c-di-GMP-I riboswitch aptamer from Alicyclobacillus sp., 88 nucleotides, folded computationally. The source organism's lineage runs through Bacteria, Bacillati, Caryophanales, Alicyclobacillaceae and Alicyclobacillus. The sequence was found by an Rfam model in a public genome assembly. The coordinates come from a structure-prediction model, not an experiment, and the mean pLDDT is 80. Of the family's consensus pairs, 100% are formed in the model.

RNA sequence: UGAGGAUACGGGCAAACCAGUGGAAACACUGGGACGCAAAGCCGCGGGUCUACCGGCGCGAAGCGCCCAUGACGGCCAGGCCGCUAUA
Numbered sequence: 001u002g003a004g005g006a007u008a009c010g011g012g013c014a015a016a017c018c019a020g021u022g023g024a025a026a027c028a029c030u031g032g033g034a035c036g037c038a039a040a041g042c043c044g045c046g047g048g049u050c051u052a053c054c055g056g057c058g059c060g061a062a063g064c065g066c067c068c069a070u071g072a073c074g075g076c077c078a079g080g081c082c083g084c085u086a087u088a
Stems, first nucleotide, its partner, number of pairs: 007086001012037002017032006035075001041081003046077002048073003055067005
């Protein structure tokens, strides 16, 4: 210097839920709140999952049903990039 990081110190992030806002929804943001996380930092390139406005099809109509991602999830898996850490 590099890899690794049981167990710490200093810290970091923030699930469910609640309130507000945006959105057709999934969901996101803000505040509260902590289930957890050694990459729970960033990236939507691979897979997977969720939603279905618009669009298409069906039913006589209202409407309902089915299909559909261009939408969403990185705290679903995998991948890429960059990181903190005393000792074993």